[in-house]
Record summary: Predicted 3D model of a 100-nucleotide RNA (Glycine riboswitch aptamer) from Ponticaulis sp. It was read from a public genome assembly, where an Rfam model found it.
RNA sequence: UAAAACGCUGGAAAGAGGCCGAUAGCCUCGCCGAAGGAGCAAGAUUCACCGCAAAGUAUGUGCGGGAUCGGAAUCUCUCAGGCACCAAGACAGCGGGGGC
Numbered sequence: 001u002a003a004a005a006c007g008c009u010g011g012a013a014a015g016a017g018g019c020c021g022a023u024a025g026c027c028u029c030g031c032c033g034a035a036g037g038a039g040c041a042a043g044a045u046u047c048a049c050c051g052c053a054a055a056g057u058a059u060g061u062g063c064g065g066g067a068u069c070g071g072a073a074u075c076u077c078u079c080a081g082g083c084a085c086c087a088a089g090a091c092a093g094c095g096g097g098g099g100c
Base pairs, nucleotide, nucleotide: 001098006095007094008093009092010091015029016028017027018026019025030083031082032081036079037077038076039075043069044068045067046066049065050064051063052062053061
């Protein structure tokens, strides 16, 4: 003085009913956003797409629109996942790690 894998710690939200001997599982309706996933802004290009303006005859300039590229999140969606505990968990702290 880097990153990732990995380790430790912290880590939110949202539920009822029914079937069933029952954790679980399944069904119905409801709900959550912080695994993962998806969508979008800014920005760039194009006048060899459209319109307007200035300008004055130059395959030129500016503005707006369209199109293309690009594409962020803790925003949005809720596919997935989840809604006692456990597990998971974005993110944060510490370690780890190559080089000099």